[in-house]
RNA sequence: CACUCAUCCAGAGCGGCGGAGGGACGGGCCCUACGAAGCCGCGGCAUCCGGUGAACGGCGGAGCAUCCGAACGGAUCAUCCAAAGUUCGCGUCAGGUGCCAAAUCCUGCGGAGAAUACUCCGAGAGAUGAGCC
Numbered sequence: 001c002a003c004u005c006a007u008c009c010a011g012a013g014c015g016g017c018g019g020a021g022g023g024a025c026g027g028g029c030c031c032u033a034c035g036a037a038g039c040c041g042c043g044g045c046a047u048c049c050g051g052u053g054a055a056c057g058g059c060g061g062a063g064c065a066u067c068c069g070a071a072c073g074g075a076u077c078a079u080c081c082a083a084a085g086u087u088c089g090c091g092u093c094a095g096g097u098g099c100c101a102a103a104u105c106c107u108g109c110g111g112a113g114a115a116u117a118c119u120c121c122g123a124g125a126g127a128u129g130a131g132c133c
Stems, first nucleotide, its partner, number of pairs: 003131006013042005021031003025108004043100004048096002050093001051090006060081003065076004104125001109122005
C1' cells in the first nucleotide's frame, strides 16, 4: 500500500516557538494578523486495542457413590476446578492509539418525498481502531 471487520449527529484546551495558510480532494460555505499549518510543554476527551472487577458461560479436568465387567476399563452421577466467548462497570486504569471549530462542516453517486444541495435512506470517498499482509 492492499484486503477484512467495527465506528464516525456526543465529547475535549492553555501557554511558547512559528509566521500564512487551513478545514482529505472538486464545488460550496467557514476558520485564520483578535495569529493558520507545523513543532514543543503541560492538560483534556474517547472504552477502539490492551488492563482490571463483576455477572453469564461451560471446551475440558478431577471425583464420594452406584451399575456392568475376570481384569485393564466403561456408563451414570453428588460435588469441586475450569478454557474460549458474551454483557456491564472502572480513564480517580499502568499502558497502546487516536482526537481536542462547525454532523466526516455540507455536498459529489443512487433511491423516495418535495417547496429542488430541503428532509430521509443507501452507497462511494475519507478518517480512526483492530486483524491480516
Description:
A computed fold for a 133-nucleotide RNA from Rubrobacter sp., annotated as SAM riboswitch aptamer (S box leader). Its mean pLDDT, the model's own confidence on a scale to 100, is 78. NCBI's taxonomy places the organism under Bacteria, Bacillati, Actinomycetota, Rubrobacterales, Rubrobacter. It matches the Rfam family "SAM riboswitch aptamer (S box leader)". About the family: The SAM riboswitch is found upstream of a number of genes which code for proteins involved in methionine or cysteine biosynthesis in Gram-positive bacteria.